[in-house]
Context: one part of a larger RNA
RNA sequence: UGACGGGGGCCCGCACAAGCAGCGGAGCAUGUGGUUUAAUUCGAAGCAACGCGAAGAACCUUACCAAGGCUUGACAUCCCGGGAAUCUUGUGGAAACACGAGUAGUUUACUAAGACACAGAGACAGGUGGUGCAUGGUUGUCGUCAGCUCGUGUCGUGAGAUGUUGGGUUAAGUCCCGCAACGAGCGCAACCCCUAUUGCCAGUUACCAGCGAGUAAUGUCGGGGACUCUGGUGAGACUGCCGGGGACAACUCGGAGGAAGGUGGGGAUGACGUCAAAUCAUCAUGCCCCUUAUGUCUUGGGCUACACACGUGCUACAAUGGCUGAAACAAAGGGAUGCAACAACGUAAGUUGAAGCGGAUCUCACAAAAACAGUCCCAGUUCGGAUUGUGGGCUGCAACCCGCCCACAUGAAGUCGGAGUUGCUAGUAAUCGCGGAUCAGCAUGCCGCGGUGAAUACGUUCCCGGGUCUUGU
Numbered sequence: 001u002g003a004c005g006g007g008g009g010c011c012c013g014c015a016c017a018a019g020c021a022g023c024g025g026a027g028c029a030u031g032u033g034g035u036u037u038a039a040u041u042c043g044a045a046g047c048a049a050c051g052c053g054a055a056g057a058a059c060c061u062u063a064c065c066a067a068g069g070c071u072u073g074a075c076a077u078c079c080c081g082g083g084a085a086u087c088u089u090g091u092g093g094a095a096a097c098a099c100g101a102g103u104a105g106u107u108u109a110c111u112a113a114g115a116c117a118c119a120g121a122g123a124c125a126g127g128u129g130g131u132g133c134a135u136g137g138u139u140g141u142c143g144u145c146a147g148c149u150c151g152u153g154u155c156g157u158g159a160g161a162u163g164u165u166g167g168g169u170u171a172a173g174u175c176c177c178g179c180a181a182c183g184a185g186c187g188c189a190a191c192c193c194c195u196a197u198u199g200c201c202a203g204u205u206a207c208c209a210g211c212g213a214g215u216a217a218u219g220u221c222g223g224g225g226a227c228u229c230u231g232g233u234g235a236g237a238c239u240g241c242c243g244g245g246g247a248c249a250a251c252u253c254g255g256a257g258g259a260a261g262g263u264g265g266g267g268a269u270g271a272c273g274u275c276a277a278a279u280c281a282u283c284a285u286g287c288c289c290c291u292u293a294u295g296u297c298u299u300g301g302g303c304u305a306c307a308c309a310c311g312u313g314c315u316a317c318a319a320u321g322g323c324u325g326a327a328a329c330a331a332a333g334g335g336a337u338g339c340a341a342c343a344a345c346g347u348a349a350g351u352u353g354a355a356g357c358g359g360a361u362c363u364c365a366c367a368a369a370a371a372c373a374g375u376c377c378c379a380g381u382u383c384g385g386a387u388u389g390u391g392g393g394c395u396g397c398a399a400c401c402c403g404c405c406c407a408c409a410u411g412a413a414g415u416c417g418g419a420g421u422u423g424c425u426a427g428u429a430a431u432c433g434c435g436g437a438u439c440a441g442c443a444u445g446c447c448g449c450g451g452u453g454a455a456u457a458c459g460u461u462c463c464c465g466g467g468u469c470u471u472g473u
Base pairs, nucleotide, nucleotide: 003473004472005471007470008469009468010467011466012465013464015460016459019424020423021422022421023420026315027314028313029312030311031310032309033308034306035305042053043052064301065300066299067298068297069296070295073124077123078122079120081118083116087102088101089100090099091098092097126290127289129288130287131286135284136283137279138278139277140275142273147186148185149184150183151182152181153162154161155160166177167176168175192267193266194265195264197235198234199233200232201231202230203229207224208223211222212221213220238261241255242254243253244252245251317417321376322375323374324373325372333364334363335362338357339356342353343352344351345350383414388409389408390407391406392405393404394403430452431451432450433449434448435447436446
C1' cells in the first nucleotide's frame, strides 16, 4: 500500500423483510453426470457449466465407430505428357470405386497461349491431432458497481501520502462548501435509438367528416386533406415557477401548470483491473506431432443407449374449472424453388384446381384468454393426459434404428408437493395467445410482439453481495 476479521461507523442492491407466483413430489420434454457401448465425437464445471457452443444430429451435418477404397491426394500453386471439352451407356459393387463401350468438327495450313478432364514426377497439400499454462482476436464475471489514475507542487530517508480525506448532498469521485494543494484524463451524466404529447409539411397501398353515386352488404366508386395512421421536420421537461427546510450553497420536501416532473419509461453504451476464468472445435497463430495416415472418399451405424442422480422447462392435479355452442377486440413480423385467398373433396391432418401478391394493396391470419348461453356437481370425475394399438396425412432418394401431424380406441402417475430453494417493485409479477430466426421436414427451447392485469414494501436488527472511512494483523 493492499487483503482479511464470527472489529466498528455510514450507505446501497428483490439482499432480507412485506407480498404474489413458482421449483423441490407426478408424467413428459430437454441438457448434464454416471453407467453401458464397436462408437455412444468434442468442448463448457460454484456464483459466472448443465433448453450452454447447437438459430433446429434420419442421409448430409459429423468431428465418433465398423467395413470397403485412395495415396501429389477431397482442396491450392508450379512442371511435363498425350487428349477437344462434354454427354450417353454396360458389367461388378452397399456405395465410393474398378473394368469397359459409344459420341465431335459447315472455312485450308502452321505456330503459340488459355480453359477443361486424365496420366506422371516432386516441391507440397491436408489434420475439428496436442498445448487457451506459448498467443492474437472474441467473450463471461465482479458490475452499469462508482470507481481507477496522471502532471506539477507539497510532505516523508524510503515504500508512499496528499489531491481522491472532512461537513452536507446525489442514482453517481453528482454537485456545493472547506482544505497544501492546483489542474487534468479514463469512467458517471449528456450527446444516439425506441416509447409517451403536440405544431407544421406530405397523402398512397392508409383514412372517410362533409358532398355526390352505387350495393343484399363493404371507402365500393367520384372525390376530400378534416380525423385516424404513416414518416419527415420542429416544439416540449430545465428543479424553469411558487412555498417550506438548508450554510444566503449544493440539494431536498410539498404545490401549480402540464401528455409527461425531478434520470418520465425502456434500450444501446461496460473505466483501471480480477479470475494463468472460457475458447487452438468460428477464425488466426508459435512450437510439437501424423504423412499409403492422426489426411481423404463411401456405405451402414452412433451422437437418440438406460438400474440411476442433478439442473432447466412444459402439462397437470381442477368449478376463479372442463366441455359444447354462438360470437368480439391486437401488435410485431414473414412471403417468389415463396405466402397462398377462394372453390371442390375429406371427420381431420391434408389433397386437387387456382385469383392475387417481391406486398400500408395480396397472403400467412379465425388472435387467445375475456364477455354471452347451455351442461357437468366435487368423483381419480365430462379433471388429467402419459402409455400403447389400429388406420391415415406431410416432407424428403430414404422416416426400421430415429421426424412431425390427424382420427378412433386405450386411458397411467398425479388430489398442490419434506428439508430446502428461485423470480419479481408496475403496465412489473401472474396469465393468454401471435410472429420470427434456424429450417426440405421437425420447438414445451430461443428471440420478439401485443391482450388481460394484481399484491406488497413497517423498516435495515439479521442472511448474501457491494461501496466508503476507520481499527487490529

The part of an RNA shown here (small-subunit ribosomal RNA, 3' major domain) has 473 nucleotides and comes from an uncultured bacterium. The full RNA is in RNAcentral, with records from ENA and Greengenes.